Annotation
Predicted 3D model of a 161-nucleotide RNA (FMN riboswitch aptamer (RFN element)) from Komagataeibacter medellinensis. NCBI's taxonomy places the organism under Bacteria, Pseudomonadota, Alphaproteobacteria, Acetobacteraceae, Komagataeibacter. The coordinates come from a structure-prediction model, not an experiment, and the mean pLDDT is 77.
RNA sequence: AGGCGUUCUCAGGGCGGGGCGAAAUUCCCCACCGGCGGUGAUUGCACCCUUUUGCAAGGGGCAUAAGUCCGCGAGCGCCCGGCCCCCUCUGGGGCCGGGGUCAAGCAGAUCCGGUGUGAUUCCGGAACCGACGGUUACAGUCCGGAUGAAAGAGAACGGAA
Repeated sequence: AGGCGUUCUCAGGGCGGGGCGAAAUUCCCCACCGGCGGUGAUUGCACCCUUUUGCAAGGGGCAUAAGUCCGCGAGCGCCCGGCCCCCUCUGGGGCCGGGGUCAAGCAGAUCCGGUGUGAUUCCGGAACCGACGGUUACAGUCCGGAUGAAAGAGAACGGAA
């Protein structure tokens, strides 16, 4: 150093214009947005090593780089437990708490061309995807659960080999 323990901090963006209408940031046309880790041929730094008279080149390091690749998180569902209500023996509903080998529950979405040894990641083009509840009218963008939770990121401290 890595790893371990404790505490703390942080950890999501987006409807602007027009149309129809009694009513739509919900429909239609044009827009806008992209959580976390990994991978990565991108870009940057000029920190280290090697070669060189030098320019520079090569290797390493650090930072950075995917909504659609590989995984993960939140939400809802499923399952378990508790309380309450309805129904009347079959069950149904509400609230709260808990679980994850629920491999593929909902559950997600990318191709074409170019370069190249190598790219679903670079460059160019054209596509596609987006929980639940609410709403004068159907929501990725409004309101709400949420001053929540969390993938994870960072800091401080601790003791041992």